[in-house]
């Protein structure tokens, strides 16, 4: 160095399309109510508000962003994910802390799937932990079988196949 696992193998993606988000937020009119609102939490500060804030009911009008599906396109086989810690962007004016991304470091996890708690999330979808099943891929060891190694037997090697057991990707093949 170049490669396999896969019957959903990993990630990306501001590429189309769908679902769903949701008749939700929000905007107007009209009734009630009556002091707080602007802000996920907390505090200062601004600032709006009895010339009606905020809420509730009704009528019309009516989104989006995160995430999700197939397609297509890339980039790959520690693909990638998940914790802790550190730096560095960003997120409300501002401070405390939260949260999102990115980069180093350590430590788990071979793979993907079903089930069950448990965070996130509109959500029975997805994602992510932990915990059992049974799948399935490499390698080791062991029995069995069959073929090959000068003829016959027995052993042994190698190669294949099928069963057990067990180990982890700093693995395995060439």
């Nucleotide at each position: 160095u170049a490669g396999a696992g896969g019957a959903u193998g990993c990630g990306a993606u501001a590429g189309a399309u769908u679902a769903a988000g949701a008749g939700u937020a929000u905007u107007a009119u009209a009734a009630g109510u009556g002091a707080g609102g602007a802000u996920a939490a907390g505090g200062a500060a601004u600032u709006c508000g009895u010339u009606g804030a905020g809420c509730u009911u009704a009528u019309a009008a009516g989104a989006a962003a995160g995430g999700a599906a197939u397609c297509g396109u890339c980039g790959c086989c520690g693909a990638a994910a998940u914790a802790u810690a550190u730096a560095a962007a960003u997120u409300u004016u501002c401070c405390u802390g939260g949260g999102u991304u990115u980069a180093u470091a350590u430590a788990u996890u071979g793979g993907g799937u079903u089930u069950a708690u448990g965070u996130u999330g509109a959500a029975u979808a997805a994602a992510c932990a932990u915990a059992a099943g049974a799948c399935u891929g490499u390698u080791a060891u062991u029995g069995a079988u069959a073929a090959a190694u000068a003829a016959c037997c027995c052993a042994a090697u190698u190669u294949a196949u099928c069963a057990a057991u067990a180990a982890a990707g700093a693995g395995c093949u060439a």

The RNA shown here (Lysine riboswitch aptamer) has 174 nucleotides and comes from a marine eukaryotic metagenome. Of the family's consensus pairs, 100% are formed in the model. Rfam family: Lysine riboswitch aptamer. Rfam describes the family as follows. Riboswitches are metabolite binding domains within certain messenger RNAs that serve as precision sensors for their corresponding targets. Its mean pLDDT, the model's own confidence on a scale to 100, is 78.